[in-house]
The prediction has a mean pLDDT of 88. The part of an RNA shown here (small-subunit ribosomal RNA, central domain) has 342 nucleotides and comes from a metagenome. Its Rfam family is "Bacterial small subunit ribosomal RNA". RNAcentral holds the full RNA, with entries from SILVA.
Context: one part of a larger RNA
RNA sequence: UUGGGCGUAAAGGGUGCGUAGGCGGCCUAUUAAGUCCGAGUUGAAAGCCCACGGCUUAACCGUGGAGGGUGCUCGGAAACUGAUAGGCUUGAAUUCAGAAGAGGCAAGCGGAAUUCUAUGUGGAGCGGUGGAAUGCGUAGAUAUAUGGAGGAACACCAGUGGCGAAGGCGGCUUGCUGGGCUGAUAUUGACGCUGAUGCACGAAAGCGUGGGGAGCAAACAGGAUUAGAUACCCUGGUAGUCCACGCCGUAAACGAUGAGUACUAAGUGUUGGGGAAACUCAGUGCUGCAGUUAACGCAAUAAGUACUCCGCCUGGGGAUUACGACCGCAAGGUUGAAACUC
Numbered sequence: 001u002u003g004g005g006c007g008u009a010a011a012g013g014g015u016g017c018g019u020a021g022g023c024g025g026c027c028u029a030u031u032a033a034g035u036c037c038g039a040g041u042u043g044a045a046a047g048c049c050c051a052c053g054g055c056u057u058a059a060c061c062g063u064g065g066a067g068g069g070u071g072c073u074c075g076g077a078a079a080c081u082g083a084u085a086g087g088c089u090u091g092a093a094u095u096c097a098g099a100a101g102a103g104g105c106a107a108g109c110g111g112a113a114u115u116c117u118a119u120g121u122g123g124a125g126c127g128g129u130g131g132a133a134u135g136c137g138u139a140g141a142u143a144u145a146u147g148g149a150g151g152a153a154c155a156c157c158a159g160u161g162g163c164g165a166a167g168g169c170g171g172c173u174u175g176c177u178g179g180g181c182u183g184a185u186a187u188u189g190a191c192g193c194u195g196a197u198g199c200a201c202g203a204a205a206g207c208g209u210g211g212g213g214a215g216c217a218a219a220c221a222g223g224a225u226u227a228g229a230u231a232c233c234c235u236g237g238u239a240g241u242c243c244a245c246g247c248c249g250u251a252a253a254c255g256a257u258g259a260g261u262a263c264u265a266a267g268u269g270u271u272g273g274g275g276a277a278a279c280u281c282a283g284u285g286c287u288g289c290a291g292u293u294a295a296c297g298c299a300a301u302a303a304g305u306a307c308u309c310c311g312c313c314u315g316g317g318g319a320u321u322a323c324g325a326c327c328g329c330a331a332g333g334u335u336g337a338a339a340c341u342c
Base pairs, nucleotide, nucleotide: 004313005312006311007296008295012310014201015200016199017198021194022193023192025088026087027086028085029084030083031082033081034080035077036076037075038074039073040072041071049065050064051063052062053061054060091191092188093187094186095184096183097182098181103177104176105175106174107173108172109171110154115149116148117147118146119145120144121143125136126135162169163168206247207246208245209244210243211242215241216240220236221235222234223233258309259308260307261306262305263304266287267286268285269284270283271282272281273280274279291298292297315342316341317340324335325334326333327332
């Protein structure tokens, strides 16, 4: 390489859009590039294979035959693929009418709670733990009442509920805006699927500049525990967490399961439509047959049966490394070996 694989053994790219490329619905006609058939030419000899023969046999040698890939030329076939022309509506898209939703962005508003603060009441403790101590408190704390400030998050509703490509999204109102679903006729007429490179998005942490800072809290300090305790527990506490703009580009970015299409028993819950109902379409769960799997399990939301396209794997360590290249302000990221060793 052929082959075999990728839920858990090595292996699905974090996600989307999309270029090239690959693949692509039904019918008719033409063409003849692929394809197939025939003829010719080339394919040196030796060798390989078969038969026969020569050395006493064999190796070896000789004679004959067969076979053979590729290319080219001519003639022919027209089912399939391609190409050209014309048509179709079931794939795809558009239109109209409905209904659902924490989808996104911006602005405004609300109540509960924590903290701080002012004042009143009050008078010795509070806090914290397994038990304590550090800490706070007669300069009046904790508690309680009223007023004020400020930041962050939105109890109940809440649900294997919903929405989104993924990351993710949850108080209320308004504005702008994306996508999907159902039903119906009409329109376009294959306009489709996938997608190397590329572009965009991408939790948390981290970085830059400027704000903000209630609570929480890496680092740090103290108190405990302990043989020690650079921890677990406690008292504090700074970055950070929040906002704006710009970077970073990684996660057990997980369903550890790429995308698309078609087909293949049932039962049951739930969400959104349609229907008078039977039922049906789209999602989301559970159980389960055939089938599949090493087993566990999966089972119309497949890990079943097939096809198309992309990504990836090839013993463990060395190695999410080195070197180089590209990206980044940096932290670092992406790509990614070998020696050696078992």